[in-house]
RNA sequence: GCCUUGGUGGUGUAGCCCGGUUAGCAUACAAGACUGUCACUCUUGCGGCCCGGGUUCAAAUCCCGGCCAAGGCG
Numbered sequence: 001g002c003c004u005u006g007g008u009g010g011u012g013u014a015g016c017c018c019g020g021u022u023a024g025c026a027u028a029c030a031a032g033a034c035u036g037u038c039a040c041u042c043u044u045g046c047g048g049c050c051c052g053g054g055u056u057c058a059a060a061u062c063c064c065g066g067c068c069a070a071g072g073c074g
Base pairs, nucleotide, nucleotide: 001073002072003071004070005069006068007067010027011026012025013024020057029045030044031043032042033041050066051065052064053063054062
């Protein structure tokens, strides 16, 4: 230098192919309930689409460029 895959709350992960529901699940954290206390359990809250541009009525999703990470080729 070229190719492939990936980037989504504090952490892990689904959704992307085939655009449209309040972006789902687990965990962490906070509050409450429960308990003699803690833990467990239950309820609620909290917090996210790597960056820029384009297409579209509408983009996490499609297109272009960039950045970062992993792997492969040279």
Overview
Transfer RNA from a Candidatus Micrarchaeota archaeon, 74 nucleotides, folded computationally. NCBI's taxonomy places the organism under Archaea, Nanobdellati, Microcaldota. Its Rfam family is "tRNA". It is annotated as a transfer RNA. Its mean pLDDT, the model's own confidence on a scale to 100, is 83.